[in-house]
């Protein structure tokens, strides 16, 4: 790369084009892309507790910031909301 399946939600309203051509209202939908986060990791300083004994300890533990962080979750930039395209994914070649 190819075939094959493949969800959601307005063929919604006003104005306007030669044209669902542009412009704008409310509504709505997640499964293109995109952005967001749990636990764990990592780091930092504090607190207490341990070992050694002034001082230190690549000991231990808590809670606190900070970086890192997944999805089909979450948000709706972007994309969709009648066929047709598009379409995560899922099977075959």
């Nucleotide at each position: 790369c190819u075939c094959u399946g493949g969800a959601g939600a307005g063929a919604u309203c006003c104005a306007u084009u030669g044209a669902c051509u542009u412009g704008g209202a409310c509504g709505c939908c997640g499964a293109a892309g995109g952005c967001g986060c749990a636990a764990g990791c990592u780091c930092g300083a504090c607190a207490c507790c341990c070992c050694c004994u002034a001082g230190g300890g690549c000991g231990g533990u808590g809670g606190c910031g900070a970086g890192u962080c997944a999805a089909a979750c979450g948000c709706u930039c972007a994309g969709g909301c009648a066929a047709a395209a598009g379409g995560a994914c899922a099977g075959g070649g």